A computed fold for a 107-nucleotide RNA from Pontibacter rufus, annotated as SAM riboswitch aptamer (S box leader).
The coordinates come from a structure-prediction model, not an experiment, and the mean pLDDT is 78.
The organism belongs to Pontibacter, within Bacteria.
It was read from a public genome assembly, where an Rfam model found it.
RNA sequence: AAUUUAUAGACGAAGAGGCGAGAGAACAGGCUCUGUGACCCUCUGGCAACCAUCCGCAUGGAAAGGUGCCAAGUCCUGCCCAACAAACAAAAGGGAAAAUAUAAAUU
Repeated sequence: AAUUUAUAGACGAAGAGGCGAGAGAACAGGCUCUGUGACCCUCUGGCAACCAUCCGCAUGGAAAGGUGCCAAGUCCUGCCCAACAAACAAAAGGGAAAAUAUAAAUU
C1' cells in the first nucleotide's frame, strides 16, 4: 500500500502565519463555503475516546501514549421499503450500497 472482517459517526472542538482560486472523495443532479481569502500547508490550541495504559468482579470510571477529528448528518439525493404526490423529487423516516476512520487478519 492492497484485500477481507468487525465496529463507528445527527453531539463535540479554531486562532495565527503562508499561499492565491477554487472547495465540499469520485460520477450525475442539487445545495453550500469562498478575494471579508475558502481549499491546502505550517505552528499553536482544542474535541472525542477506536487501540494501548491504569482502577474496578462487572456494567463502568480515570487519563490522554498511537490514531482520528475541529462548516453543513458522511452536506443532501441516486438503490430498496415506508410516507407523500399524481407530476415532480429529495436535501432531519428506516435500511442497503459507497466513502471515511479505528481495530484485527492476510498478501